[in-house]
Molecule: Glycine riboswitch aptamer
Organism: Micrococcales bacterium
RNA sequence: GCACCCCGGGUGGGAGAGACCCGUCGCAGCCAGCGGCGGGCGCCGAAGGAGCAACCCCCCGCCAACCUCUCAGGCACACCGGACCGUCCGGGGUCG
Numbered sequence: 001g002c003a004c005c006c007c008g009g010g011u012g013g014g015a016g017a018g019a020c021c022c023g024u025c026g027c028a029g030c031c032a033g034c035g036g037c038g039g040g041c042g043c044c045g046a047a048g049g050a051g052c053a054a055c056c057c058c059c060c061g062c063c064a065a066c067c068u069c070u071c072a073g074g075c076a077c078a079c080c081g082g083a084c085c086g087u088c089c090g091g092g093g094u095c096g
Base pairs, nucleotide, nucleotide: 001095003094004093005092006091007090008089009088010087011086012085013084018041020040021039022038023037024036025035026034027033042075043074044073048071049069050068051067056061
């Protein structure tokens, strides 16, 4: 020189999938609607988790993902979460 990389934090963006069925409770009131809880079936994958390729090693094994599985999580709007990307700050490392 923040040139590159890693970790943490702030901030902006950030997808997908039933406003399904049944029961029950509350609001409300006799049509119907809204919400909570429990169960059922269906679905999504980009927190996390698990699985595997080549290479390497050649006993064992090692081994990545936005691929696969869906345990977890999620499926009207909103909130929260959200891999990843941009930007700022702090710390560490490499190179010149």